[in-house]
RNA sequence: GCGAGUGUAGUACAAUGGUAGUAUAUCUGCUUCCCAAGCAGGAGACGAGGGUUCGAUUCCCUUCACUCGCU
Repeated sequence: GCGAGUGUAGUACAAUGGUAGUAUAUCUGCUUCCCAAGCAGGAGACGAGGGUUCGAUUCCCUUCACUCGCU
């Protein structure tokens, strides 16, 4: 330099053009003499910009970060 891939809660991962979920962590409550465990509930995220579309995390372009391959 060229090509490919991955970016989603604090962390590890899903998802599909139509309200973004799970586990864990965190907070609150219940339970317990206390802690742990357990139960219930709450808050929290689509790397960035633009385009297409009635509607984009999803499709397209650019860009950023990381990984892999070739040279």
Molecule: transfer RNA
Organism: Candidatus Magasanikiibacteriota bacterium